[in-house]
RNA sequence: CCGUGCUAGGCGGGGAGCUAGCGGUGCCCUGUACUCGCAACCCGCUUCAGCGAGGCCGAAUCCACGUCCGCGGACUGCGAUCGUGCGAGAAGCCACGCAGCGGGGGUGCUGAAGGUCAGGUCCCGUGCGACGUCGGCUCGUGAACCCGGUCAGGUCCGGAAGGAAGCAGCCGUAAGCGAUCACCGGCGGGUGUUGCGGGGGUGCUUGACCCGAGCCCUGCGCACGGAAGGCGCGCGUGACCGUCGGACAACGGCGGGUGCACGG
Numbered sequence: 001c002c003g004u005g006c007u008a009g010g011c012g013g014g015g016a017g018c019u020a021g022c023g024g025u026g027c028c029c030u031g032u033a034c035u036c037g038c039a040a041c042c043c044g045c046u047u048c049a050g051c052g053a054g055g056c057c058g059a060a061u062c063c064a065c066g067u068c069c070g071c072g073g074a075c076u077g078c079g080a081u082c083g084u085g086c087g088a089g090a091a092g093c094c095a096c097g098c099a100g101c102g103g104g105g106g107u108g109c110u111g112a113a114g115g116u117c118a119g120g121u122c123c124c125g126u127g128c129g130a131c132g133u134c135g136g137c138u139c140g141u142g143a144a145c146c147c148g149g150u151c152a153g154g155u156c157c158g159g160a161a162g163g164a165a166g167c168a169g170c171c172g173u174a175a176g177c178g179a180u181c182a183c184c185g186g187c188g189g190g191u192g193u194u195g196c197g198g199g200g201g202u203g204c205u206u207g208a209c210c211c212g213a214g215c216c217c218u219g220c221g222c223a224c225g226g227a228a229g230g231c232g233c234g235c236g237u238g239a240c241c242g243u244c245g246g247a248c249a250a251c252g253g254c255g256g257g258u259g260c261a262c263g264g
Stems, first nucleotide, its partner, number of pairs: 001264006009057003012030004020046005034054005063257001065255004072248001075245001077243003081239007093226002097222002103218005114210008122199006128192002131188006138179004147172004155164003
């Protein structure tokens, strides 16, 4: 140096998460590097850290070490955007008042505001009329049989005389149906240029009288209070993007290192 057979070792790795910690199943990133069984309200281990069973490769492209590169995810800080909880709070809104202020508008000696009297609106009772509605009266119609009167025919009783029940028809009526003026009665009401009596009276309103100069609306300013609380602000928190940072880190590059036996 070569061949054969072995052994160590290898047959993926990493991130977050879970965990006292280490792995695994699951998720994610790389990448292609055995099979079966167990396993997330979990499975198996104990710092040498999956357990059990089987198979392949086998001292080198494959193993271990060092170093370089750096997919990737996580973390601290910072910044931007958006959301959200709490807090304070103003714009705007509502309400009261002040300035016998000031601006504008309306109204007022054909009498403001105010006062007095009498009414209405409200409630109860009671009248008249119109309207609406219902009933009655009136007329008409209206019962095969289970309404009435009269009952042809026919039927029944009788020796006969004469009786009896009774269908149809006719007449009349009940319930029902229909009709229209008037009449009688019941009920009703934001009825009517309605009447009378009693009650009540905050507000609004009508008329008469008294009085004699304001009254009302709006805007600004000041001040007070109320509900809600936009935009923004403070504190906290979340999502997402970017950035600094260190740590981890697959694949890959480079470097040197590495066992035993036999034979040639």